[in-house]
Context: one part of a larger RNA
């Protein structure tokens, strides 16, 4: 010196990011128990007392024989009693430092954020405020369902049928959920316009029966036009959904403005004005798990508080089911404050057991 333990003057979180770690509490019983509450809770809230062992003595059960009393005189009923069994009860006694005498057995309030809640999760650095969740809405499906697996056949949905099944989102409960359909997605609509594959075939390309015309050595050659037949390209017209178009739709994706100027101190604007816009953020909250400037600014705790509650409100850049704001209960969650209580600490010491190291 390193594990693991166990003690410890005074002091008692001064340690330290941070009581992390370790202490306290702890079991029965009795008294007694607050705000708040979704009237169940909170709650073992908190806070106190008791517990050992001996004698007395009481309460309850059972209860032969026996006594003693009733009448209906009976194999009648009742009352008392030895002994055993039980028991939260009352009195008084002893002993120690200490009585659940070993072991085993919540610390505990206050406030605040978060997520309702029991649960689930990164097997192997993360258990949460992630994820689930009952509930809530919107959607798609009429069943051969829709949706999903599968080249298919054929399954699963489901031996179910819209109080059911599948998708999205929110996430208990309570009060609530505001404006914008311009864009973008859905959903309806079908006049116009646009539009494929096909129809359709004006016109056209080669080929070349043959015709004209030049040239000939009279065998033929060339240039031009060309029928029918294949053939090469092909306009106009017809031609569905989509798209443009109309219109609906936000608990659908999403989004919710600037400038100037105005009140008889000042400052501020309940008013005007003007600019753009689809519409200009409402209730509610607000320096917040959101505030950059900031340790904003006032109050409270503290001798001292960049944290923490309470407010303000100038919201760099909340805000309404990507849900707003409450909110008892819950939480090996975060955050702050206290009470006890301790070797976290001032400051360290001794001790046990185990390694390490030295010798052998």
């Nucleotide at each position: 010196c390193c594990c693991u333990c166990g003690u410890u003057a005074a002091g008692g979180a001064a340690c330290u990011c941070g009581a992390c770690a370790a202490c306290u509490u702890g079991a029965c019983c009795c008294u007694g128990u607050a705000a708040c509450u979704u009237a169940g809770g909170a709650a073992u809230a908190a806070a106190g007392g008791g517990u050992g062992c001996c004698c007395a003595u009481g309460g309850g059960g059972u209860g032969a024989a026996g006594u003693c009393c009733g009448c209906a005189u009976g194999c009648c009923g009742g009352a008392c009693c030895a002994g055993c069994c039980u028991u939260u009860g009352u009195g008084g006694g002893c002993u120690u430092c200490a009585a659940u005498u070993a072991a085993c057995a919540g610390g505990c309030c206050c406030a605040g954020g978060c997520g309702a809640c029991u649960g689930u999760u990164u097997a192997u650095c993360a258990a949460a405020a992630a994820c689930a969740c009952a509930g809530g809405u919107c959607u798609c499906u009429g069943c051969a369902a829709a949706a999903c697996c599968g080249a298919a056949a054929g399954g699963u949905g489901a031996a179910g049928u819209a109080u059911a099944g599948g998708g999205g989102c929110u996430g208990a409960c309570g009060c609530c959920u505001g404006c914008c359909c311009a864009g973008u997605g859905c959903c309806g609509g079908a006049a116009g316009g646009u539009u494929a594959a096909g129809a359709g075939g004006a016109u056209u390309u080669g080929u070349u029966c043959g015709a004209a015309c030049a040239c000939u050595u009279c065998g033929g050659u060339g240039u031009u036009c060309a029928a029918a037949g294949c053939u090469c390209a092909g306009a106009a017209u017809c031609g569905a959904a989509g798209c443009c178009c109309c219109g609906g739709u936000g608990a659908a994706c999403g989004g919710c403005g600037g400038c100037c100027g105005u009140a008889a101190c000042u400052a501020u604007a309940a008013c005007g004005g003007u600019c753009c816009u689809a519409a200009g953020g409402u209730a509610g909250c607000g320096a917040a798990a959101u505030c950059c400037c900031u340790u904003g600014u006032c109050g409270g705790g503290u001798a001292a508080g960049u944290u923490c509650c309470g407010a303000c409100c100038c919201g760099c850049a909340c805000g309404a089911a990507u849900g707003g704001c409450g909110u008892a209960a819950c939480g090996a969650c975060c955050u702050g404050g206290g009470c006890g209580u301790u070797g976290u600490c001032u400051c360290a010491a001794c001790g046990a057991g185990g390694g390490g190291c030295u010798c052998g």
Large-subunit ribosomal RNA, domain IV from a Dehalococcoidia bacterium, 360 nucleotides, folded computationally. Its mean pLDDT, the model's own confidence on a scale to 100, is 86. NCBI's taxonomy places the organism under Bacteria, Bacillati, Chloroflexota, Dehalococcoidia.